[in-house]
The prediction has a mean pLDDT of 83. The part of an RNA shown here (small-subunit ribosomal RNA, 3' major domain) has 476 nucleotides and comes from a metagenome. Its Rfam family is "Bacterial small subunit ribosomal RNA". Its family is annotated with structural constituent of ribosome and ribosome in the Gene Ontology.
Context: one part of a larger RNA
RNA sequence: UGACGGGGGCCCGCACAAGCGGUGGAGCAUGUGGUUUAAUUCGACGCAACGCGCAGAACCUUACCAGCCCUUGACAUGCUAGCUGCGGACACCGGAGACGGUGUCUUUCCUUCGGGAGGCUAGUGCAGGUGCUGCAUGGCUGUCGUCAGCUCGUGUCGUGAGAUGUUGGGUAAGUCCCGCAACGAGCGCAACCCUUGCCUCUAGUUGCCAUCAGGUUGGGCUGGGCACUCUAGAGGAACUGCCGGUGACAAGCCGGAGGAAGGUGGGGAUGACGUCAAGUCCUCAUGGCCCUUAUGGGCUGGGCUACACACGUGCUACAAUGGCGGUGACAGUGGGCAGCAAGCGGGCGACCGCAAGCUAAUCUCCAAAAACCGUCUCAGUUCGGAUCGCAGGCUGCAACUCGCCUGCGUGAAGUUGGAAUCGCUAGUAAUCGUGGAUCAGCAUGCCACGGUGAAUACGUUCCCGGGCCUUGUACA
Numbered sequence: 001u002g003a004c005g006g007g008g009g010c011c012c013g014c015a016c017a018a019g020c021g022g023u024g025g026a027g028c029a030u031g032u033g034g035u036u037u038a039a040u041u042c043g044a045c046g047c048a049a050c051g052c053g054c055a056g057a058a059c060c061u062u063a064c065c066a067g068c069c070c071u072u073g074a075c076a077u078g079c080u081a082g083c084u085g086c087g088g089a090c091a092c093c094g095g096a097g098a099c100g101g102u103g104u105c106u107u108u109c110c111u112u113c114g115g116g117a118g119g120c121u122a123g124u125g126c127a128g129g130u131g132c133u134g135c136a137u138g139g140c141u142g143u144c145g146u147c148a149g150c151u152c153g154u155g156u157c158g159u160g161a162g163a164u165g166u167u168g169g170g171u172a173a174g175u176c177c178c179g180c181a182a183c184g185a186g187c188g189c190a191a192c193c194c195u196u197g198c199c200u201c202u203a204g205u206u207g208c209c210a211u212c213a214g215g216u217u218g219g220g221c222u223g224g225g226c227a228c229u230c231u232a233g234a235g236g237a238a239c240u241g242c243c244g245g246u247g248a249c250a251a252g253c254c255g256g257a258g259g260a261a262g263g264u265g266g267g268g269a270u271g272a273c274g275u276c277a278a279g280u281c282c283u284c285a286u287g288g289c290c291c292u293u294a295u296g297g298g299c300u301g302g303g304c305u306a307c308a309c310a311c312g313u314g315c316u317a318c319a320a321u322g323g324c325g326g327u328g329a330c331a332g333u334g335g336g337c338a339g340c341a342a343g344c345g346g347g348c349g350a351c352c353g354c355a356a357g358c359u360a361a362u363c364u365c366c367a368a369a370a371a372c373c374g375u376c377u378c379a380g381u382u383c384g385g386a387u388c389g390c391a392g393g394c395u396g397c398a399a400c401u402c403g404c405c406u407g408c409g410u411g412a413a414g415u416u417g418g419a420a421u422c423g424c425u426a427g428u429a430a431u432c433g434u435g436g437a438u439c440a441g442c443a444u445g446c447c448a449c450g451g452u453g454a455a456u457a458c459g460u461u462c463c464c465g466g467g468c469c470u471u472g473u474a475c476a
Stems, first nucleotide, its partner, number of pairs: 001476002003473003007470007015460002019424005026316008034307002042053002064302007073126001077125008087106008108117003128291002131289003137285002139280003142276001144274001149187006155164003168177002193268004198236007207226002212223003239262001242256005318417001322376006334365003339358002343354004383414001388409007430452007
């Protein structure tokens, strides 16, 4: 100087407390451990591994296993020699296919007509490796932590390590103020950026009968118009600016006015010096090591989907604030041409047939919970839907291993969950549906969107993490 203390002081944070809803019990989904297996590819392991890499394993992916094949190779480039109708399309034969063989059709480019480019064969330098080392590395990322800290120049003090600056009041903040052997500065904080909340202007193939006219068979449907809504560009607006109190005449704090918004208005992006030899050699790049008729390459089939069990994360429930039937409102984000599909028809339905429009503020995908009416009356039930049987639909070369959906039947566990444990402070939690990426198909996961919409916070004694000052130390 740090680190540590079941030392002290001060102060923060959904850290506790106050509340609301969960997890831990059940069934299922998913990841992991374990076990099994020819293989169940590999990585990730307290927080910070475990719906994680995987934003989508039937083949492919695929790295694993078995078998069948190839050896200048699926891919790049150089050299030597030889050949050349190069390449493409189709058909047939053998085969699981890779691949091998045969036939037909078509018939490359430049040229100084020597040849060259290109292709094939043989050979040789080499290719190739998701093989090892993340403890050789780059890059990227997690974490402490959006915590308020981390440092430097010069000066001063100290033999020196080092100290000072960086201590006090106050702040979300090393934000600011005062003081001071310090005076200044940098990286962080804040602001500048995006979005949302209010207003104005500009602009109107969306919106409006607001205003005028037409037409009504139900619609801005038509003429017409940009007032409003909206869209998307430019501005304005909030600064403790004003008033009162308080404070040290400071910084600030408390209350009030006006205002759409008040003291950082809400949200996002943004992550200092560093820590964990944290993670990744399987994104990529790369040193070293290793394989080279195989640890490389192709293919078929299988596996990654196994199942006594254990754990994590979720979904659905256990019901009456509910289930079912009927009537029937109201969004926003996004997506759409190998696509989204209105409408009409068929089917109980998944879906199928025909088909308008739309490269989209123009067409389309397109709501549910809520509300109203009826019924059920506390029961393993008209709760719950696992499991299983049958019959179908869709995608795709192909759903046996191993997809999703529909109908009928079947109707399991489950009556609110031990010790323990998690999230959340407001348009939040809870609850309801919707969209998107991936994607032929497949979502309870992920990312986003809107609808309905709470309770509680006395307080900082305690648990956890953190910041500053101070103290002890046999630790570095």